[in-house]
RNA sequence: ACUGAAACAAGGCACACGGUGGGAAACCGCCGGUCGCAAAGCCACCGCCUACAGCGCAAGCCAUGGUCGUGGGGCUGCCAGC
Numbered sequence: 001a002c003u004g005a006a007a008c009a010a011g012g013c014a015c016a017c018g019g020u021g022g023g024a025a026a027c028c029g030c031c032g033g034u035c036g037c038a039a040a041g042c043c044a045c046c047g048c049c050u051a052c053a054g055c056g057c058a059a060g061c062c063a064u065g066g067u068c069g070u071g072g073g074g075c076u077g078c079c080a081g082c
Base pairs, nucleotide, nucleotide: 002081003080004079012037013036017032018031019030020029021028022027035069041075042074043073045072046071047067048066049065054061055060
């Protein structure tokens, strides 16, 4: 480099929910929690979510805000085999 995710080692992460704080929202931080995860490690490129401000008579539009634990893509890594 390649193959695998059954098992082994070191272990790692932490859904729902609860508390607390931030945010207009989506959503996020910390503490508890432990549904699950072989990339549940990293990257907003596609997709998706939200729409304070802005635009619009209105319906609505719009990412500069989010999401990598629905999904696609890229990068890296533990273990085992060879």
About this RNA:
This is a predicted structure of an 82-nucleotide RNA (c-di-GMP-I riboswitch aptamer) from a Pseudomonadota bacterium. Its Rfam family is "c-di-GMP-I riboswitch aptamer". Its family is annotated with cyclic-di-GMP binding in the Gene Ontology. The organism belongs to Pseudomonadota, within Bacteria. The coordinates come from a structure-prediction model, not an experiment, and the mean pLDDT is 81.